[in-house]
RNA sequence: AGAGUUUGAUCCUGGCUCAGAACGAACGCUGGCGGCGUGGAUUAGGCAUGCAAGUCGAACGAGAACGGGAUGCUGUGGAUCCUUCGGGUGAAGCAGCGCCUUAGUAGAGUGGCGAACGGGUGAGUAACGCGUGGGGAACCUGCCCUCGAGUUGGGGAUAACACUCCCAACGGGGUGCUAAUACCGAAUGUGUCCCGGACCUCGCAUGUGGUCCGGAGUAAAGGUGGGGAUUCUUCGGAACCUGCCGCUCGGGGAUGGUCCCGCGUCCCAUUAGCUUGUUGGUGAGGUAACGGCUCACCAAGGCUACGAUGGGUAGCUGGUCUGAGAGGAUGGUCAGCCACACUGGGACUGAGAUACGGCCCAGACUCCUACGGGAGGCAGCAGUCGAGAGGCUUCGGCAAUGGGGGAAACCCUGACCGAGCGACGCCGCGUGGGUGAUGAAGGCCCUUUGGGUCGUAAAGCCCUGUCAUAAGGGAAGAAACCUCCGAGGGUGAAUAGCCCCUGGAAUUGACGGUACCUUAAGAGGAAGCUCCGGCUAACUCCGUGCCAGCAGCCGCGGUAAUACGGGGGGAGCAAGCGUUGUUCGGAAUCACUGGGCGUAAAGGGCGUGUAGGCGGUCCUGUAAGUCAGAGGUGAAAACCAUCGGCUCAACCGGUUGGCCUGCCCUUGAAACUACAGAACUAGAGUGCGGAAGAGGAGAGCGGAAUUCCCGGUGUAGCGGUGAAAUGCGUAGAUAUCGGGAAGAACACCAGUGGCGAAGGCGGCUCUCUGGUCCAGCACUGACGCUGAGGCGCGAAAGCCAGGGGAGCGAACGGGAUUAGAUACCCCGGUAGUCCUGGCCGUAAACGUUGAACACUAGGUGUAGGAGGUAUCAACCCCUUCUGUGCCGCAGCUAACGCAUUAAGUGUUCCGCCUGGGGGGUACGGUCGCAAGGCUGAAACUCAAAGGAAUUGACGGGGGCCCGCACAAGCGGUGGAGCAUGUGGUUUAAUUCGACGCAACGCGCAGAACCUUACCUGGGUUAAAUCCACUAGAAGCUGACAGAGAUGUCGGGGUGCCCUUCGGGGAGCUAGUGAGAAGGUGCUGCAUGGCUGUCGUCAGCUCGUGUCGUGAGAUGUUGGGUUAAGUCCCGCAACGAGCGCAACCUCUGUCGUUAGUUGCCAGCCUUAAGUGGGGCACUCUAACGAGACUGCCGACGUCAAGUCGGAGGAAGGUGGAGAUGACGUCAAGUCCUCAUGGCCCUUAUGUCCAGGGCUACACACGUGCUACAAUGGCCGGUACAAAGGGAUGCAAGACCGCGAGGUGGAGCCAAUCCCAAAAAAACCGUCCUCAGUUCGGAUUGUAGUCUGCAACUCGACUACAUGAAGCUGGAAUCGCUAGUAAUCGUAGAUCAGCAUGCUACGGUGAAUACGUUCCCGGGCCUUGUAC
Repeated sequence: AGAGUUUGAUCCUGGCUCAGAACGAACGCUGGCGGCGUGGAUUAGGCAUGCAAGUCGAACGAGAACGGGAUGCUGUGGAUCCUUCGGGUGAAGCAGCGCCUUAGUAGAGUGGCGAACGGGUGAGUAACGCGUGGGGAACCUGCCCUCGAGUUGGGGAUAACACUCCCAACGGGGUGCUAAUACCGAAUGUGUCCCGGACCUCGCAUGUGGUCCGGAGUAAAGGUGGGGAUUCUUCGGAACCUGCCGCUCGGGGAUGGUCCCGCGUCCCAUUAGCUUGUUGGUGAGGUAACGGCUCACCAAGGCUACGAUGGGUAGCUGGUCUGAGAGGAUGGUCAGCCACACUGGGACUGAGAUACGGCCCAGACUCCUACGGGAGGCAGCAGUCGAGAGGCUUCGGCAAUGGGGGAAACCCUGACCGAGCGACGCCGCGUGGGUGAUGAAGGCCCUUUGGGUCGUAAAGCCCUGUCAUAAGGGAAGAAACCUCCGAGGGUGAAUAGCCCCUGGAAUUGACGGUACCUUAAGAGGAAGCUCCGGCUAACUCCGUGCCAGCAGCCGCGGUAAUACGGGGGGAGCAAGCGUUGUUCGGAAUCACUGGGCGUAAAGGGCGUGUAGGCGGUCCUGUAAGUCAGAGGUGAAAACCAUCGGCUCAACCGGUUGGCCUGCCCUUGAAACUACAGAACUAGAGUGCGGAAGAGGAGAGCGGAAUUCCCGGUGUAGCGGUGAAAUGCGUAGAUAUCGGGAAGAACACCAGUGGCGAAGGCGGCUCUCUGGUCCAGCACUGACGCUGAGGCGCGAAAGCCAGGGGAGCGAACGGGAUUAGAUACCCCGGUAGUCCUGGCCGUAAACGUUGAACACUAGGUGUAGGAGGUAUCAACCCCUUCUGUGCCGCAGCUAACGCAUUAAGUGUUCCGCCUGGGGGGUACGGUCGCAAGGCUGAAACUCAAAGGAAUUGACGGGGGCCCGCACAAGCGGUGGAGCAUGUGGUUUAAUUCGACGCAACGCGCAGAACCUUACCUGGGUUAAAUCCACUAGAAGCUGACAGAGAUGUCGGGGUGCCCUUCGGGGAGCUAGUGAGAAGGUGCUGCAUGGCUGUCGUCAGCUCGUGUCGUGAGAUGUUGGGUUAAGUCCCGCAACGAGCGCAACCUCUGUCGUUAGUUGCCAGCCUUAAGUGGGGCACUCUAACGAGACUGCCGACGUCAAGUCGGAGGAAGGUGGAGAUGACGUCAAGUCCUCAUGGCCCUUAUGUCCAGGGCUACACACGUGCUACAAUGGCCGGUACAAAGGGAUGCAAGACCGCGAGGUGGAGCCAAUCCCAAAAAAACCGUCCUCAGUUCGGAUUGUAGUCUGCAACUCGACUACAUGAAGCUGGAAUCGCUAGUAAUCGUAGAUCAGCAUGCUACGGUGAAUACGUUCCCGGGCCUUGUAC
């Protein structure tokens, strides 16, 4: 820092998307360790349980128990001893009471302080709530510090407690006793407060601060330690002295709080008006205090477009994230402030609350209940349920820091410090290092099969020891309070006590046996996730086959997917990696920095003018803005820099610095803006003098035309259209003449002429009236520009009321057109169009260009005015002002274009735009009689929608020009029969392909078998190459079975090389094995090659240069010319290439050479160029010549060239062929061949027999033969060219009516043969217009030939048969000269089979005015949403 995406490509506009950073996150896969942070964002939803605020006995009264001890009493108990056996004694033990202790303790109570802090949450709040800066002369402040003064003397109660009553519980009542630092009088009063008076000081004012005098009111509480001199004594002690802690009244301070003000603080105007305690005053009340804070009365104010009121949303800030910044978003953790504590309301206590763990009331909810009634409030810490994508332990400790109480010890503290859980985030570390190439094995990896890759990766060898594990050692965080010992000081009568300070000793650790250190062993326990089509780093194979799926955008997937899924490989990050969501960025895509509005979205239809914004020249002053200096503040944390501490980092710290861009105060400056004052005339305006005009309003007048009415003439049509019809007309139209009526509009003049702000304005005259221009002088003295709202004007159509209504004419009716025709065309015709009055308020209201001012080359028209020159005057000319056009420079623009009438350069003000659709729609508001106008969304949806220009293509656009394109002609097709191909149908199969031209007598230059790919049935590894083994040379041949393939059984037969004579080898054949073939199976949309077509059309391009931001253009366009981008000229182009042409072949003339198999003029000869002879001619086939617009004339640009002419066999390319540019049609062909991929492998291969490709209701294409007399039949008589021939062509001769047969001369061909009579033609006979002497289909019979074989399914012959058809609808094809037409001949294929194809010659026309139209093409141009 950008990138992708609109197009065939381009530039622009414009949206969408991506790459970055961040997070209190969540989800998926994965997960070794540690440190530091962080963790209920949703339901301010409900909560079990425990804990989170107590403390003080040195304020006060009262005061347990468990336990322990001793053993006094009573009861019980019965041991022991005695016994007269009746009993006596009475121990231990047990129970109860009591004593000492526990203990003046616990617990409860009175009282004091605290509980208003700390902790949580963000519901509410758009507010002086917060932030910032000020103010309080309008205030309060417990505890704390300091200063002054005091603390005298009394009184009456009450909890606790005791007794008792009620009650389920919570709790409550009664009676009685008692204490205080609890409560209440009294005294004193430094002071304070209040009242009155005097003075000083300060202040903007009310007033403030201070001093003095007088009057009135107003306080208190004690506790505890030490002392013993003095007094009293009940000898305990008290008074007293002294200390400490308290208490009271004041002054001051500090801290904390309260109130007020300036400025800042989200969205909606589809919320525009709000307000009655409302705004102010007087008085009173209330408060710590000002104040409508509250009340009474009085006045009628107050707020608002600089956004009141209303609605929505939201705690605010320091900061945090992002960003280059300006900004944007955000307010979790930490810190400040605010608000809240189940919901709503209320006060009490208190220094402080309207009080999270207080009270009262109401409500909802939960729980208890004896149903009467009660209890509760986790938005404290943990924890639970719920909803949710989603957020932790019912942990330890007060050791530290901090807080409450206490004199203190100490107690309390879920604040806090720690630990636990979660990869939630940041930071750090590790999962090993070195060496190691047989480049190992392996891979469901790839491969051109050679190999490559994973990969130094592994193994192996040598090391290290972080983390984890085990063992051992082991911190810092702690300084103390207090106690004890000692020194010093203060108070005091005091060596006491107390206080201060200082030295020493001892004590205190939740974390935690943690951090850290050492040792041990061993590479051992520790890597994943995403991505790999482009953006965006990273590629291959397989699978899948628009399926499954992917996807942030563009988009992938329909059989060769680097985009789906998997494998291999690779890229990136890493204990994480991806995804989703959100924010900023990129986005200059709301533009302050930093955008636009002619055509992309966007100038208001036009004016007038309010608020507002902006504003000419000069002087003086002020100092609000502005600038400079100094000061205060801008909390800490954060951020930046620096230094330091944890091994580093994250993190943390510094009485280090910066930053905090702000606000306030003060001193100064005076250029600019502003303000005040004074002045000016260049802006603006006024007057005087002229000028033009469809400017506006009203009234009147005029002629032409149309229609209607009346009358005349007149007769059959008129009218209308592309053509018609409806319509009008014999009841007299149209036409024509005269007269009349009515309404509307004003021809010519008339002009990118004029006027107006725009809409708009057009006959003439008059009246009223607005604006503009010119010339010069005088005057005013900035009076100006713009203009949100407002107000006015505003085409046409439309609406209301009343007129008017000729023509025109929505709607409507009719006629046409058409597939239809609710249209275009025609005949009618109502509203309306016109007038008056009132609405409407919109238009492509456009120059698609807001208004004003200034500046910035010109040229040329036009309208109005003025001036100059000229003797007056007119015209012309020059200068100038105003308006209106065109062209054009600089400049601008995406381009087109604009260009002194800017879209240039600047200033000011207004309006408007922010992707397309939805939609100028809905809702709301407002205006309107209505129609509707103005204002004006969202959901949803798309990846674009657009502008300008470029190249093509297209157009029932234009220009120029070609072509059998039309026209002019000739002959066909389409109708018939047959042949052939195709479709369709049928079939076991009717193999497949080809489908507009450019498939359809096409592949097929020839399907009876074969071909053959198809069907039925029967068989099967057949052939080539290589290797191994066995056997045999090879090769030839017979029989049988079978439809055949095939199988079985034979017969005969040995060669070459070496040899040791046994044999071995080469080669060939057969068998087996291995390996491998084969496929007319699919994909022509994976391909090569070949071909068709546009089109033998004249085009298609390149290099350099130039132009353009660019795609591209230029060249190649233009003027001529040509068959041609052929040539010439011109030209920002100059050259070049592929095409055109030429070079090649045939043909047309001549020459030379050469004459056999060719030829024959003359001579001999023959039946015959048959033989001699000859090579002149023809011919043959090789080489040459010839034609080049070369010559003449005209035209043309002194050109290219065209036209005409001469000569010539041929004349302007002589004729014909071959030759096919860049490309198009994913044209055709995988079934010619080749070939990637896929598929089949006892079959989709291959062999064989038979069948099929030959089917047949039909439809189409291409042909043949005809329909006849320009003919047919018969007879006669001529004249070719070009081919073919050894598996061949075959003569003469003979046989047959004939096809043909027998036979075989000759010929490997200018020799012989096919092949003869070439046919049409010509001559002659007959036929005489008919389904015929036309036509030959069809069918029957008999044959011929080919072939292994003519049944399906060949051709031909003879005889017989004798169908349709009498020139063909719509439509359509070919041909411009040796052409069409017509006639025959030959060849390829081929055993045979030709109406097809290819070639050959014979006879041999007609017509072309011309380019309007149809078709196709070329060039230029134009429109385009393709």
Molecule: small-subunit ribosomal RNA
Organism: metagenome